[in-house]
Overview: Predicted 3D model of a 474-nucleotide part of an RNA (small-subunit ribosomal RNA, 5' domain) from Micropepsis pineolensis. The prediction has a mean pLDDT of 82. The full RNA is in RNAcentral, with records from ENA, RefSeq and SILVA. The source organism's lineage runs through Bacteria, Alphaproteobacteria, Micropepsales, Micropepsaceae and Micropepsis.
Context: one part of a larger RNA
């Protein structure tokens, strides 16, 4: 001197932009945050019909979007490369869409449990599930050969399905390089290093399994320990560098987690924040026989803290899921509330006014000063107020914001100034007070009766809806 997710003191008009648990990945009451398809189906309710409305099977999304940084010194991340991989939905192409059948919920009966939720017996469809053909191209095979696939609605124009080729996107995986501290950490590995053969996987690979060989890594710092989630915009700073780094933008970065630990399923994708199973640790409901939960989602509530907001509105825009479509869903987003937390704007009055009033303050008692300050006069009306009008944003139509924004008209200086600091670094002084006492301090110092450094108090320097302090960084 800058910066800041700030805190504290004292003070506080208004807008407009933006930020808001940095500590307990401590607990969490309550609401919501992922649904949608009747143009895939067969039921039940309402209706006199259209028609609506319901669980339920089926289908495609709940692997995206939103949070958090615990955890990770690691191919996590950053950069540059790589082979031996997949990839719904979307795009271009080829080639099919044949022929059968047995069920399960729904729904009836009939039971069980306080409940959560089942059991039995029976009926039923389908773009659910499944045999047979067929196979251009597709797999396995040197080859000959072999293997596999479908679905159908419908408002008659589409929408579907199946196979395979390419494309696009995402995504796994390997590797060069670079990535905190400690040597008061020097030795560390046995699936450890390598090979074979064989499993597994979308896919290489000790990934994982026999057998084999005995290697690998290290002072260019292995291991071991502490501590971090990495980039990038950022700030700082002449610049490199160190340092610092919550959030918002941008790289539709990138990684990890989801009470804690482990586990797999279904899926094109997960080992899945608002799915399962299993142990834990809490909470919770029970008829004690069992059973139910998981806010590092938006709000909001308890603790902990110096400290961080409303249990607002909408689906108007933008953008996700579904859905042919109309739409429905969406605490994502876009508004709004709070909070000088910050950055920018504004304004709190302009002009004129000298018996230089009264008043306070100092005096040498003459006076100086506060000070054109104020009164008075004449003006203006930003801001707030009051009244009236009224947008873009979205258009085929729809507007949460909002009667906002702005616009016009009223009245009336009227609704608006503090903080600090004045020995010397440092800009700005006198008087009382008080007496090494009370205090002040960033350093240097100051106070023991004349204190420009302690309280006041008139002056006065400085920022100014701020100010000052204390943190932290450069």
């Nucleotide at each position: 001197g800058a910066a800041c997710g700030a805190a504290c003191g004292c003070u506080g008009g208004c807008g407009g932009c933006a930020g808001g648990c940095c500590u307990c990945a401590a607990a969490c009451a309550u609401g919501c945050a992922a649904g949608u398809c009747g143009a895939g189906c067969g039921c039940c309710c309402a209706g006199c019909a259209a028609u609506g409305g319901g669980a339920g099977c089926g289908g495609c999304g709940g692997a995206c979007g939103g949070g958090u940084g615990a955890g990770u010194a690691u191919c996590g991340c950053g950069u540059g490369g790589g082979a031996a991989u997949g990839u719904a939905c979307c795009u271009a192409g080829u080639g099919g869409u044949u022929u059968g059948g047995a069920a399960c919920a729904a729904c009836u009966c009939a039971u069980g449990g306080a409940a959560a939720c089942g059991u039995g017996a029976g009926c039923u469809a389908a773009u659910a599930c499944u045999g047979g053909a067929u196979a251009a191209g597709c797999c396995c095979g040197u080859a000959a050969g072999g293997g596999g696939a479908a679905a159908g609605a419908u408002u008659u124009a589409u929408c579907g399905c199946c196979a395979u080729u390419a494309g696009a996107u995402c995504a796994g995986c390997c590797c060069g390089c670079g990535u905190a501290a400690g040597a008061u950490u020097a030795g560390c590995u046995a699936g450890u290093u390598g090979g074979u053969a064989g499993g597994g996987u979308a896919a290489u690979g000790g990934c994982c399994u026999a057998c084999c060989a005995a290697g690998g890594c290290g002072a260019c710092g292995a291991u071991c320990u502490u501590u971090a989630g990495c980039u990038g915009u950022u700030c700082u700073g002449a610049g490199a560098g160190u340092g610092a780094g919550a959030g918002a933008u941008c790289a539709c970065g990138c990684c990890a987690c989801a009470c804690u630990g482990g586990g797999a399923c279904u899926g094109a994708g997960a080992c899945a924040c608002g799915g399962c199973c299993c142990a834990g640790a809490c909470u919770c409901c029970u008829a004690c026989g069992g059973g139910a939960g998981g806010c590092a989602g938006c709000a909001g509530u308890u603790g902990g803290g110096a400290a961080u907001c409303u249990u607002g509105g909408a689906c108007a825009a933008u953008g996700g899921g579904c859905g042919c479509a109309a739409g429905c869903c969406u605490g994502a987003u876009c508004c709004a509330g709070c909070c000088a937390u910050g950055c920018c704007g504004c304004g709190u009055g302009a002009g004129u006014g000298a018996u230089g009033a009264a008043g306070g303050c100092c005096u040498u008692a003459g006076g100086g000063u506060u000070g054109u300050a104020a009164a008075g006069c004449u003006c203006u009306u930003u801001u707030a107020c009051c009244c009236g009008g009224g947008a873009a944003g979205a258009u085929a139509a729809u507007g949460a914001c909002u009667g906002u924004a702005c616009c016009g008209g009223g009245a009336g200086a009227a609704u608006a100034a503090g903080c600090u600091c004045c020995g010397g670094c440092u800009a700005a002084c006198u008087u009382c007070g008080u007496g090494c006492c009370a205090g002040c301090a960033g350093c240097c110092g100051c106070g023991g009766u004349a204190a420009u450094a302690c309280g006041a108090a008139g002056g006065g320097g400085g920022c100014u809806a701020g100010c000052g302090u204390u943190g932290u960084u450069c």